[in-house]
Molecule: RNase P RNA; transfer RNA
Organism: Hyphomicrobiaceae bacterium
RNA sequence: CCAGUUGGCUGGAUGGCCGCUCCGUAGCGCGGACAGUGUUUUGCGUACCGCGAUUGCGGAGAGGAAAGUCCGGGCUCCAUGGAAGCACGGUGCCGGAUAACGUCCGGCGGGGGUGACCCCAGGGAAAGUGCCACAGAAAGCAAACCGCCUCUCGUUUGAGGGGUAAGGGUGAAAGGGUGCGGUAAGAGCGCACCGCGCGGCUGGUAACAGGCGCGGCACGGUAAACCCCACCGGGAGCAAGACCGAAUAGGGAUGACGAGGCGUUCGCGCCAGGCCCGUUUCCAGGCCUGAUCAUCCGGGUUGGUUGCACGAGGUGGACCGCAAGGCCUGCCCCAGAUGAAUGGUCAUCCAUCCCGCCGGCAGACCUCGGUUGUCCGGCGGGAGGACAGAACCCGGCUUACAGGCAAACUGGUGUC
RNA sequence: GGGCGGUUAGCUCAGUGGUAGAGCACUUCGUUGACAUCGAAGGGGUCACAAGUUCGAACCUUGUACCGCCCACCA
Numbered sequence: 001c002c003a004g005u006u007g008g009c010u011g012g013a014u015g016g017c018c019g020c021u022c023c024g025u026a027g028c029g030c031g032g033a034c035a036g037u038g039u040u041u042u043g044c045g046u047a048c049c050g051c052g053a054u055u056g057c058g059g060a061g062a063g064g065a066a067a068g069u070c071c072g073g074g075c076u077c078c079a080u081g082g083a084a085g086c087a088c089g090g091u092g093c094c095g096g097a098u099a100a101c102g103u104c105c106g107g108c109g110g111g112g113g114u115g116a117c118c119c120c121a122g123g124g125a126a127a128g129u130g131c132c133a134c135a136g137a138a139a140g141c142a143a144a145c146c147g148c149c150u151c152u153c154g155u156u157u158g159a160g161g162g163g164u165a166a167g168g169g170u171g172a173a174a175g176g177g178u179g180c181g182g183u184a185a186g187a188g189c190g191c192a193c194c195g196c197g198c199g200g201c202u203g204g205u206a207a208c209a210g211g212c213g214c215g216g217c218a219c220g221g222u223a224a225a226c227c228c229c230a231c232c233g234g235g236a237g238c239a240a241g242a243c244c245g246a247a248u249a250g251g252g253a254u255g256a257c258g259a260g261g262c263g264u265u266c267g268c269g270c271c272a273g274g275c276c277c278g279u280u281u282c283c284a285g286g287c288c289u290g291a292u293c294a295u296c297c298g299g300g301u302u303g304g305u306u307g308c309a310c311g312a313g314g315u316g317g318a319c320c321g322c323a324a325g326g327c328c329u330g331c332c333c334c335a336g337a338u339g340a341a342u343g344g345u346c347a348u349c350c351a352u353c354c355c356g357c358c359g360g361c362a363g364a365c366c367u368c369g370g371u372u373g374u375c376c377g378g379c380g381g382g383a384g385g386a387c388a389g390a391a392c393c394c395g396g397c398u399u400a401c402a403g404g405c406a407a408a409c410u411g412g413u414g415u416c
Numbered sequence: 417g418g419g420c421g422g423u424u425a426g427c428u429c430a431g432u433g434g435u436a437g438a439g440c441a442c443u444u445c446g447u448u449g450a451c452a453u454c455g456a457a458g459g460g461g462u463c464a465c466a467a468g469u470u471c472g473a474a475c476c477u478u479g480u481a482c483c484g485c486c487c488a489c490c491a
Stems, first nucleotide, its partner, number of pairs: 001412006008405003012349007020061008028052005034045001036044001063387001067398002070396005075237004080284007088233005093107005108122001109120004123228002128226002130222003145168002147164007176194006195217001196215004201210003241306004251297006257290001260271004273288004299490003313332005319326002350385001352383009363372004417487007426440004434471001442458005464480005
């Protein structure tokens, strides 16, 4: 210098003018209240409280994904808690992190790349069931179309019986592979190496790795098919939920909890029964005619407050850990709209792109000292900033994204 | 803002691992003097898109795009 890999950061800047939302503050206006003042009462009025399509001043004001809503949690309601089983759903190598996770970190195994590095829904197919179309002789249990060997008949090709699975053919897949021996031809039939299975040994928390012995191979694929094993999981969602105000017909239909017995001082008590959010059983606790609850029809409103901005919060430092992260401590307070604020415009500058002119030459070309653009520098003119917009909050994942910045590492080439 | 469902021929839909189908519509032929009806034959598909699992995907899994439906409060 060229080509790449990885994890990060950033996501236009400054100023003028005009606006938007919220908060604070001072004034103004309206309402309330009655400590003060005056008073028979009424009132006046500044301290005080509340409100505002009002005025001034000050402060704050979108993201790395605010997105998709794919996971996990906080919070709220469903009247409450616990145990066991069943059903349904999810996750899936091992260890750790965490509030939790399908996320993250470290490792293991497999695959790809010369390499930095990247990818893997990566438990179980000797628990059982299903499926494996077409082709093919044969698709899971073993089988024989061509071929090879052999026997009988015939003898020019052939027909039939037996052996075999090395070769051919079909297929995604034909049931260990390579080599040597062996054989009528063959074959784990025998042997060596590799693979596979079983047993124990060593190292490791573990996944797993290494080596030892035994077994001639018995065991095809598919679990993002049912299933088995282990672990996890109640449902709905801020339009959850709570409060205030206005208005209407505090209306109608259906259903549920209601079936009961005994005692009574008429308050109720005891027993039995039913209900308590997937379902069954058990335990504790609670409720069972009420201004009750659920669904549907009909009616009314389209207002306000709260939830709602201090949080698994941000940031600097020390310590522990390979890391994800943990812990201690200093500092900071940082959007809250509701047809929905966070903007518009002008000027200058910056990244980037295009055009014209001038200059240069590492490379290329040739007539060998000139030419050239897709190269570099300068000047002038023009264009010009991606994806995208909070809506209860937080941790992730995924998807979209013009351009810029610095770092670490890898391969190649050149020079010293 | 939150929840749920769908996308297959021009239209409405079926197909839930093994050659993509039905009805209507369309084209041609026959029947008729002509049209309709009727009869016969035929054409037409990126199964929304992309990646994965599998020998094999419209179907199973994940992501993306588009379309549709529901959810306010009061008595």